Transfer RNA from a Nanobdellota archaeon, 75 nucleotides, folded computationally. It matches the Rfam family "tRNA". Its family is annotated with triplet codon-amino acid adaptor activity in the Gene Ontology.
RNA sequence: GCGCCGGUAACUCAGCUUGGAUAGAGUGCUUGCCUCCUAAGCAAGAAGUCGGGAGUUCGAAUCUUCCCCGGCGCG
Numbered sequence: 001g002c003g004c005c006g007g008u009a010a011c012u013c014a015g016c017u018u019g020g021a022u023a024g025a026g027u028g029c030u031u032g033c034c035u036c037c038u039a040a041g042c043a044a045g046a047a048g049u050c051g052g053g054a055g056u057u058c059g060a061a062u063c064u065u066c067c068c069c070g071g072c073g074c075g
Base pairs, nucleotide, nucleotide: 001074002073003072004071005070006069007068010027011026012025013024020058029045030044031043032042033041051067052066053065054064055063
């Protein structure tokens, strides 16, 4: 340099193929219940510019394009 894969909540990931209106799960965190206390268990809650810019569209996490970061392969 070229090709492929990945980047979504604090962490690990799903959703992208087939665009559709409020973006989800588990773990963690906070609060409450329970308990002598903690843990476990139960309930509720907060937390996201979907890596960044531009474009297409009535509508983009999803399509197109450029860039950034990480991994693998080729040279």